[in-house]
A computed fold for a 71-nucleotide RNA from a Thermoplasmata archaeon, annotated as transfer RNA. It matches the Rfam family "tRNA". About the family: Transfer RNA (tRNA) molecules are approximately 80 nucleotides in length. The family's RNA type in Rfam is transfer RNA. The RNAcentral record of the sequence draws on ENA. Its mean pLDDT, the model's own confidence on a scale to 100, is 82.
RNA sequence: AGCCCCGUAGUACAUUGGUAGUAUGCUAGCCUUUGGAGCUGGAGAAGUCGGUUCGAUUCCGACCGGGGCUG
Numbered sequence: 001a002g003c004c005c006c007g008u009a010g011u012a013c014a015u016u017g018g019u020a021g022u023a024u025g026c027u028a029g030c031c032u033u034u035g036g037a038g039c040u041g042g043a044g045a046a047g048u049c050g051g052u053u054c055g056a057u058u059c060c061g062a063c064c065g066g067g068g069c070u071g
Base pairs, nucleotide, nucleotide: 001070002069003068004067005066006065007064010024011023012022013021018054026042027041028040029039030038047063048062049061050060051059
């Protein structure tokens, strides 16, 4: 320098055009002598900027970051 893959709650992963979900963590309540476990609820996320579309996490482009291959 070229090519390929990846980027989603604190963490690990789903979702691949139409309300973004699960586990764990955090938190409130219940329960318990206390703690833990358990039960019920709550907050919390699409790397950035454009484009396509009635509508974009999803499709397209550039950029940023991470990994890999070639030389």